[in-house]
RNA sequence: CGAGUUCACCAGACGGCCGCGGUUGCUAAGCGCAAUCGAGGAAAGUCCGGACUCCACAGGACAGGGAGCUGGGUAACGCCCAGGCGGGGCGACCCGACGGAAAGUGCCACAGAGACCAGACCGCCGAUGGCCCUUCGGGGCACAGGCAAGGGUGAAACGGUGGUGUAAGAGACCACCAGCAUCCCGGGAGACCGGGGUGGCUGGUAAACCCCUCCCGGAGCAAGGUCAAGCAGAGGCGUCGGCGGUCCGCCGGUCAAGCUUCGGGUGGACCGCACCGAGGUCUGGCGGCAACGCAGACCCCAGAUGGAUGGCCGUCGCCCGUUACAGGCGGGUACAGAAUCCGGCUUACCGGUGGGCUCGUCGC
Numbered sequence: 001c002g003a004g005u006u007c008a009c010c011a012g013a014c015g016g017c018c019g020c021g022g023u024u025g026c027u028a029a030g031c032g033c034a035a036u037c038g039a040g041g042a043a044a045g046u047c048c049g050g051a052c053u054c055c056a057c058a059g060g061a062c063a064g065g066g067a068g069c070u071g072g073g074u075a076a077c078g079c080c081c082a083g084g085c086g087g088g089g090c091g092a093c094c095c096g097a098c099g100g101a102a103a104g105u106g107c108c109a110c111a112g113a114g115a116c117c118a119g120a121c122c123g124c125c126g127a128u129g130g131c132c133c134u135u136c137g138g139g140g141c142a143c144a145g146g147c148a149a150g151g152g153u154g155a156a157a158c159g160g161u162g163g164u165g166u167a168a169g170a171g172a173c174c175a176c177c178a179g180c181a182u183c184c185c186g187g188g189a190g191a192c193c194g195g196g197g198u199g200g201c202u203g204g205u206a207a208a209c210c211c212c213u214c215c216c217g218g219a220g221c222a223a224g225g226u227c228a229a230g231c232a233g234a235g236g237c238g239u240c241g242g243c244g245g246u247c248c249g250c251c252g253g254u255c256a257a258g259c260u261u262c263g264g265g266u267g268g269a270c271c272g273c274a275c276c277g278a279g280g281u282c283u284g285g286c287g288g289c290a291a292c293g294c295a296g297a298c299c300c301c302a303g304a305u306g307g308a309u310g311g312c313c314g315u316c317g318c319c320c321g322u323u324a325c326a327g328g329c330g331g332g333u334a335c336a337g338a339a340u341c342c343g344g345c346u347u348a349c350c351g352g353u354g355g356g357c358u359c360g361u362c363g364c
Base pairs, nucleotide, nucleotide: 001360002359003358004357005356006355007354008353009352010351012316013315014314015313016312017311018310020038021037022036023035024034025033026032040335044346045345047344048343049342050341051340052220053219054218055217064216065215066214067213068212069083070082071081072080073079084098085096086095087094088093099211100210104209105208106205107204108203121151122150123147124146125145128144129143130141131140132139133138159177160176161175162174163173164172178202180199181198182197183196184195185194186193187192224271225270226269227268233262234261235260236259237258238254239253240252241251242250243249279299280298281297282296283295285294286293287292317333318332319331320330321329322328
């Protein structure tokens, strides 16, 4: 210098004018004035996890849904950190739905004879039995039958290579190798890693059913709560009638007037809700590889309910074009935008900055 990889960050700056919303103060109140605060890294998708609220709920089991290597972090998580294993890359580094296929069941397109208790299409053999010939030594046929070594099909053909063996063959047997199961030794907190012995001889698929371990009640701020007056209406006192000898009581009616208790839903206003909080910023702080935790100091930091957070001008940045590298001129300067709050993930984004690391080339 070029190519790449990873982590963190910025999201134009300053000034002027005009405008909008919240809070506080001044004011009896209003108007007004002043002070102060006023979007994001994603506020987005609403995918995951919680806080909060109401409903349900003894406990257990089944059903259903979800998570799925290990250890740690966290309020919690499907998130994050570190590690293991597998895959990709020369490498920095990146990616992984990463429990179980030796519990059982199912499935394995096309091609192929056969796709998992295999299979005879081509092929090999035909020792044994059969048939034929014979000079009786044997030779031939390929009928019974044997064979998975070779060919062929396929993503995959019942471990691989070499040998022994045989009529031909075969893990049938042997040696070595791969894998699995099991036992032992060593290392590690663990996933797992290294080594040794023994064993039977060994396809894939669980984003197929299933098995194992762990987790899970439902609805969501339109949750949910508070509030007074008024209206419809209901009850009681009262009053009238009946039962009854009377009272109490019971039954029925009435409400004219009066007193009294209650009074649903919708809409409305307020709370929830603008926050002392899983809060923010800082520290060459302490512990930890890290995620993170702890300690100390400082700060209070948007908020409506037709919904504020904006517009214009000037100067300067940055990028592109033109030109002559200046100046000038022209163009561009993203994605987007709170609505109960918080932690994540994912997606969108003109561009820019810094740190670590890798590979290549050149020079010293």
The RNA shown here (Bacterial RNase P class A) has 364 nucleotides and comes from an Acidimicrobiia bacterium. NCBI's taxonomy places the organism under Bacteria, Bacillati, Actinomycetota, Acidimicrobiia.